The part of an RNA shown here (small-subunit ribosomal RNA, central domain) has 350 nucleotides and comes from a soil metagenome. RNAcentral holds the full RNA, with entries from SILVA. The coordinates come from a structure-prediction model, not an experiment, and the mean pLDDT is 89.
Context: one part of a larger RNA
RNA sequence: UUGGGCGUAAAGCGCGCGCAGGCGGCUCCGAGAGCCCGGCGUGAAAGCCCCCGGCUCAACCGGGGGAGGCCGUCGGGGACCGCCCGGCUGGAGGCCGGUAGGGGAGAGCGGAAUUCCCGGUGUAGUGGUGGAAUGCGUAGAGAUCGGGAGGAACACCAGUGGCGAAGGCGGUCCCCUGGGCCGGGCCUGACGCUGAGGCGCGAAAGCGUGGGGAGCGAUCCGGAUUAGAUACCCGGGUAGUCCACGCCGUAAACGAUGCGGACUAGGUGUCGGGGGUAUCGACCCCCUCGGCGCCGCAGCUAACGCAUUAAGUCCGCCGCCUGGGGACUACGGCCGCAAGGCUAAAACUC
Numbered sequence: 001u002u003g004g005g006c007g008u009a010a011a012g013c014g015c016g017c018g019c020a021g022g023c024g025g026c027u028c029c030g031a032g033a034g035c036c037c038g039g040c041g042u043g044a045a046a047g048c049c050c051c052c053g054g055c056u057c058a059a060c061c062g063g064g065g066g067a068g069g070c071c072g073u074c075g076g077g078g079a080c081c082g083c084c085c086g087g088c089u090g091g092a093g094g095c096c097g098g099u100a101g102g103g104g105a106g107a108g109c110g111g112a113a114u115u116c117c118c119g120g121u122g123u124a125g126u127g128g129u130g131g132a133a134u135g136c137g138u139a140g141a142g143a144u145c146g147g148g149a150g151g152a153a154c155a156c157c158a159g160u161g162g163c164g165a166a167g168g169c170g171g172u173c174c175c176c177u178g179g180g181c182c183g184g185g186c187c188u189g190a191c192g193c194u195g196a197g198g199c200g201c202g203a204a205a206g207c208g209u210g211g212g213g214a215g216c217g218a219u220c221c222g223g224a225u226u227a228g229a230u231a232c233c234c235g236g237g238u239a240g241u242c243c244a245c246g247c248c249g250u251a252a253a254c255g256a257u258g259c260g261g262a263c264u265a266g267g268u269g270u271c272g273g274g275g276g277u278a279u280c281g282a283c284c285c286c287c288u289c290g291g292c293g294c295c296g297c298a299g300c301u302a303a304c305g306c307a308u309u310a311a312g313u314c315c316g317c318c319g320c321c322u323g324g325g326g327a328c329u330a331c332g333g334c335c336g337c338a339a340g341g342c343u344a345a346a347a348c349u350c
Base pairs, nucleotide, nucleotide: 004321005320006319007304008303012318014201015200016199017198021194022193023192025088026087027086030083034080035077036076037075038074039073040072041071042069048066049065050064051063052062053061054060091191092188093187094186095184096183097182098181099180103177104176106174108172109171110154115149116148117147118146119145120144121143125136126135162169163168206247207246208245209244210243211242215241216240220236221235222234223233258317259316260315261314262313263312266295267294268293269292270291271290272289273288274287275286276285299306300305323350324349325348332343333342334341335340
């Protein structure tokens, strides 16, 4: 390679956009490249298959016949795939009317709390722990009242809830902006799906320049604990955490489950929309579309479990796996300011 696989055994790229490529709805006409059939040509010898023969048999050898090409040429077929012309609306997109939302970006505003500063009251402690100590406090702390400064995060609402492709998103108002869902069935007429490369987005930490710094807090310094204690506990506290711009490009980036489509019992809750019934009505009840959960049949599964949000039954396309360690490594290449990232072996060993 073939084959078998990828929720948990090795294996789904963190996510998206998309060039090439692969794949592609219903229908009519045409041509006939693919495809199928036939004729002719060619298909050396050896070899292969069948028959006969020679070495005592066989291997081996000799003779005869046949088969054999993704080949050439001529003729024929027209279902299927492809091509050409035309048509269609169910896929896809658009339009109109509604609608929910922590979707994204910018700017402003608000209250609670912590800390610090100023002032008042007030006096001997406070803080912390398993118990303590370091620490803070008679230069007046802690407590309490008033005033002020500054930074960060937004209690309740809050959900088993919502939005987003993923990362992720939560006080409030304004402005700009993306996507979705429902209803109508008006328009286009297959315009589609996937997507090697490529491009973009991408938590936290980290890096560069400048700002900011309340709380928290790697490293660090103390106090304890302990045999020791480079820890767990306590007191401090730098980077960082925050903002702007530029890098980095990783993760248990997880549903450990790629994307799209079709089909295959139900029950129940909830979020968003439409319709009906009923009614004073918004409630209740019934139907339906879209999302998020739970339970469960068939089926699947090694089991656990999955089960219309499939891990069921199928189709299209991509990615990936091939015993453990060595090794998310070395070397080389590409990228990065660096840290490092991506790609990725072998010896050896079990």